[in-house]
Formats: sequence, C1' cells, structure tokens
RNA sequence: ACCUUAUCACGAGUGGCAGAGGGAUGGGCCCGAUGAUGCCACGGCAACCAAUCGCGAACGCAAGCGCGGUAAGGUGCCAAUUCCCACAGCGCGGCACACCCGGCAACGGGACAGCGCUGACAGAUAAGGA
Repeated sequence: ACCUUAUCACGAGUGGCAGAGGGAUGGGCCCGAUGAUGCCACGGCAACCAAUCGCGAACGCAAGCGCGGUAAGGUGCCAAUUCCCACAGCGCGGCACACCCGGCAACGGGACAGCGCUGACAGAUAAGGA
C1' cells in the first nucleotide's frame, strides 16, 4: 500500500518546545506571530478491542449470543457535522434576462441558482484478513 466489517450530528485542553503555514485533494469558508499545524508532558473524552460485573432466552453449569454498567490495559480522539460542497436520485424551487423543447402568439414545460432528504464516492478510526 490492499481487502472485509462497523462507526463518523454527541463528547473532551492546559503548559512547554519550535517558528510558518495549517484544516487529506479541488473549490469555498475558516484557524494562524495575541504563535496555528507539529512534537513533548500532564489532563480529559469515548467505549472499537481486551478485561470485568450484572441482566436475558432454551432443562442445569460453562462457553457462546444479546443488552447494559465499570474504566486501572491496547488503540483512537480533544476548532468548526468527516468544517461545507464535490457524483447520482428524489422533493421544494421567487423576479428579470439569456438557453433548450412546444406554440403564430399569449404562454406552458425543461434546464439553471438556492434549500432539504437519501444513497454512493473519497477520507478517518477500530477490529480482523491476505
């Protein structure tokens, strides 16, 4: 680097070092010399894995399974929903001009901006695999 499964609207910051970009990519919008990003220390959040406790169903026990609790282990995380949007579908969709289809025309429909929802893609993390 690759594959599978699950989760991604919640939550949780101080100090020190260092010194210029950072938020994965593109666009937007933010953070940043009142010092960001990063590294270290301590603190915290969470509950994926491990551990442990309780409850449940079938004869009993154990294991396993399901649900819940704890949190001293292994990871992870501690600006903004994964910061927002990128692709597709659905719903709503104002005025003027232009565009496409229909119409002699008035005008009707579509498409477009925008808003919402759903799914996919991408990414992150965990657990497992080759």

Predicted 3D model of a 130-nucleotide RNA (SAM riboswitch aptamer (S box leader)). The prediction has a mean pLDDT of 80.